Transfer RNA from a bacterium, 73 nucleotides, folded computationally. Rfam family: tRNA. It is annotated as a transfer RNA. Its mean pLDDT, the model's own confidence on a scale to 100, is 82. The sequence was found in a public genome assembly.
RNA sequence: GCCGGCAUAGCUCAGUUGGUAGAGCAGCGCUUUCGUAAAGCGAAGGUCGGUGGUUCGAUUCCACUUGUCGGCU
Numbered sequence: 001g002c003c004g005g006c007a008u009a010g011c012u013c014a015g016u017u018g019g020u021a022g023a024g025c026a027g028c029g030c031u032u033u034c035g036u037a038a039a040g041c042g043a044a045g046g047u048c049g050g051u052g053g054u055u056c057g058a059u060u061c062c063a064c065u066u067g068u069c070g071g072c073u
Base pairs, nucleotide, nucleotide: 001072002071003070004069005068006067007066010025011024012023013022019056028042029041030040031039049065050064051063052062053061
């Protein structure tokens, strides 16, 4: 230099014919216990890497770009 994958909650990851984003773990509250742990229940937590474009509507499609991983030279 060229090609490709990945980027979504604190962490690990889901999310297809575009229609207001979910799970597990962690943290918090409650129940249970003499108390702790475990277990059960509940709530909270996200401008989906960034900037533009297409569209009535974009995590999703397109362009550029940042970071990261891999391949080729």